[in-house]
Context: one part of a larger RNA
RNA sequence: GGACGAACGCUGGCGGCGUGCCUAACACAUGCAAGUCGAACGGAGAUCAGGAGCUUGCUUCUGAUCUUAGUGGCGGACGGGUGAGUAACGCGUGAGUAACCUGCCUUGCAGAGGGGGAUAGCCAUUGGAAACGAUGGAUAAUACCGCAUAACGUAUAUUGAUCGCAUGGUUGAUAUACCAAAGGAGCAAUCCGCUGUAAGAUGGACUCGCGUCCGAUUAGAUAGUUGGUGAGGUAACGGCCCACCAAGUCGACGAUCGGUAGCCGGACUGAGAGGUUGAACGGCCACAUUGGGACUGAGACACGGCCCAGACUCCUACGGGAGGCAGCAGUGAGGGAUAUUGCACAAUGGGCGAAAGCCUGAUGCAGCAACGCCGCGUGAGGGAUGACGGUUUUCGGAUUGUAAACCUCUGUCUUCGGUGAAGAUAAUGACAUUAGCCGAGGAGGAAGCCACGGCUAACUACGUGCCAGCAGCCGCGGUAAUACGUAGGUGGCAAGCGUUGUCC
Numbered sequence: 001g002g003a004c005g006a007a008c009g010c011u012g013g014c015g016g017c018g019u020g021c022c023u024a025a026c027a028c029a030u031g032c033a034a035g036u037c038g039a040a041c042g043g044a045g046a047u048c049a050g051g052a053g054c055u056u057g058c059u060u061c062u063g064a065u066c067u068u069a070g071u072g073g074c075g076g077a078c079g080g081g082u083g084a085g086u087a088a089c090g091c092g093u094g095a096g097u098a099a100c101c102u103g104c105c106u107u108g109c110a111g112a113g114g115g116g117g118a119u120a121g122c123c124a125u126u127g128g129a130a131a132c133g134a135u136g137g138a139u140a141a142u143a144c145c146g147c148a149u150a151a152c153g154u155a156u157a158u159u160g161a162u163c164g165c166a167u168g169g170u171u172g173a174u175a176u177a178c179c180a181a182a183g184g185a186g187c188a189a190u191c192c193g194c195u196g197u198a199a200g201a202u203g204g205a206c207u208c209g210c211g212u213c214c215g216a217u218u219a220g221a222u223a224g225u226u227g228g229u230g231a232g233g234u235a236a237c238g239g240c241c242c243a244c245c246a247a248g249u250c251g252a253c254g255a256u257c258g259g260u261a262g263c264c265g266g267a268c269u270g271a272g273a274g275g276u277u278g279a280a281c282g283g284c285c286a287c288a289u290u291g292g293g294a295c296u297g298a299g300a301c302a303c304g305g306c307c308c309a310g311a312c313u314c315c316u317a318c319g320g321g322a323g324g325c326a327g328c329a330g331u332g333a334g335g336g337a338u339a340u341u342g343c344a345c346a347a348u349g350g351g352c353g354a355a356a357g358c359c360u361g362a363u364g365c366a367g368c369a370a371c372g373c374c375g376c377g378u379g380a381g382g383g384a385u386g387a388c389g390g391u392u393u394u395c396g397g398a399u400u401g402u403a404a405a406c407c408u409c410u411g412u413c414u415u416c417g418g419u420g421a422a423g424a425u426a427a428u429g430a431c432a433u434u435a436g437c438c439g440a441g442g443a444g445g446a447a448g449c450c451a452c453g454g455c456u457a458a459c460u461a462c463g464u465g466c467c468a469g470c471a472g473c474c475g476c477g478g479u480a481a482u483a484c485g486u487a488g489g490u491g492g493c494a495a496g497c498g499u500u501g502u503c504c
Stems, first nucleotide, its partner, number of pairs: 001504004006500005013376006019369002021334001026332003030329003035074003040071002043068012081287003090212008100204002105200007113147001115145002122137006153178011183192003213259003220250003225247006232240001262284004266277004289310005312323004340366001342365003348362001349360004379409004389400004413445001414441006423431001448493005453474003459488005469476002
């Protein structure tokens, strides 16, 4: 000198764009943050219309519309948060999988025949303070289960061709065995679905080369350890797991142990080499009160799912239950320190739906904060009796100083009124009293902070008297202090200025 997610002191006019718990991965009141589909299903309720019965205002039947607890489907594995753990194939980079999976989407081929038994909701009875159940009965489906059909699928066996990258890959023939399906809407056309298979795309999984902090005052570490055979398990390879066998494997090219730490694109600095860093934005990873576990599913060992254990909080009729903000706001606590319990789905995107649409604290916006960067303003021109006042003085003056007054103007920002885009495609705008534009008013509402001994731009007076104090270094102060305090003046920067902290 530059930089900052900064803080503190003094000061503070406006706008644009950003940024904002770095500390306790501490504890959390309250609200919201993941639903949706009635065009999968049977009901229930409401409204309306029509018919029938009569007791003339009720009962029943049919139809339509709306709502929906439950069954069922898809989505809750995305999006959002945090960085505790992790020195690791975690990340980065480059390869490999002849060892793999992939819902929705796209393309191609083929298909959807015929049956069955349940169950929730509901009704009845019933337990419990509650949370939540229990028993019996009837019922539907795109829920569930057999059967048929069956290849270019899968498995096994036989066999041919061809290729390679070791195990082997690709492709063909034959035989045997095995495995599917669901309907809905519409007058219909048709559309949306369903099943099998092949490919694509996307997403993921695994393996390897290289790179990835400090400590040797950590030198030896290791028994599923290293390898083999077999079996199991997995989407898949593999001590991944198990039985048996062998005794290996790693290590001064730093194993093991200890400490610290999410990694990267990047960011800051520097002429560069390098050093430091990983806030915001983007990619990957890990985690979701602590520890463990699986279930469902294409995908989780699942932040707002389940089970168990621990700690904590709450309810309780003491028998038993409920909860998890490292989502958005917000509260307490900690701290030098970090915001609103806001508006809207109008846009972009996501989930569901045929659609209308619903949901979306993602997101878009607004609010707060000079926290940062950038821009603008706080007036412009004229004006010498060089006024008054202040300061100083050698008492002549000098200086503040064209500064003020005064005159002539301007209207950026501002205040008031009007008008008024774009973001929106036919419609739909939270922002929004929007931006912009027009008119009017009036210099009116808008300047501070630090320094002035040298480094370092900027000096005098008074007070003080090694006191009070200053100080980044050198050093000032003991009676003439340009170094302390105040005043005047001056210099620097400016809606900021200075200090502190950290990095280069």
Predicted 3D model of a 504-nucleotide part of an RNA (small-subunit ribosomal RNA, 5' domain) from an Oscillospiraceae bacterium. Its mean pLDDT, the model's own confidence on a scale to 100, is 86. The source organism's lineage runs through Bacteria, Bacillati, Bacillota, Clostridia and Oscillospiraceae.